The RNA shown here (transfer RNA) has 73 nucleotides and comes from a bacterium. It was read from a public genome assembly. It matches the Rfam family "tRNA". By type it is a transfer RNA.
């Protein structure tokens, strides 16, 4: 240039066929304890990369952008 796949919480990641967001680990708080660890039990955090488009409704399809990986020349 041209392909192919990623992009979702602070971090890695689910979310399979459209019905409206979720797990660990991390924070923070309580509780345990002489004190810390760890161990419960809770709470906070998301314009799902960005722009349009379909639709009664999109994280999800469509088609554009940008960003990451790899791969071809």
């Nucleotide at each position: 240039g041209c392909c192919a796949c990623c992009u979702u919480a602070g971090c890695u990641c689910a979310g399979c066929u459209g019905g409206a967001a979720g797990a660990g680990c991390g924070a923070c708080g309580c509780u345990c304890u002489c004190g810390u660890a760890a161990a419960g039990c809770g709470u906070a955090g998301g314009u799902c990369u960005c722009c349009g488009g379909u639709u009664c409704g999109a994280a999800u399809c469509c088609g554009g952008a940008a960003g990451g990986u790899g791969g071809c020349u």